c-di-GMP-I riboswitch aptamer from a Chloroflexota bacterium, 85 nucleotides, folded computationally. The coordinates come from a structure-prediction model, not an experiment, and the mean pLDDT is 79. It matches the Rfam family "c-di-GMP-I riboswitch aptamer". Rfam links the family to the GO term cyclic-di-GMP binding.
RNA sequence: GCAUGUUAAAGGUAAACCCGUUGGAAGGCGGGGUCGCAAAGCUACGGAUCGAUGGUCAUGAUGCCGCGAUAACCGGGCUGCCAGA
Numbered sequence: 001g002c003a004u005g006u007u008a009a010a011g012g013u014a015a016a017c018c019c020g021u022u023g024g025a026a027g028g029c030g031g032g033g034u035c036g037c038a039a040a041g042c043u044a045c046g047g048a049u050c051g052a053u054g055g056u057c058a059u060g061a062u063g064c065c066g067c068g069a070u071a072a073c074c075g076g077g078c079u080g081c082c083a084g085a
Stems, first nucleotide, its partner, number of pairs: 004083002012037002017032006041078003045075003048070004054065003
């Protein structure tokens, strides 16, 4: 240095739920909380799922086109602590 992953050590983070706030919604943000996570760090590139204020068709998220969200849904890309074996 690379691979591997928990033997420890130092840490990090924070599901559900509650409160506040924001959004049309999914959801986001802040505080509490601590189920868990060796990338549960970052990234919307691919798939998947969720939303439905838009557009279109006579109507319709139940078609098509777009838009938004989820990275703790999976994969990809980038980065990272430690060193018992």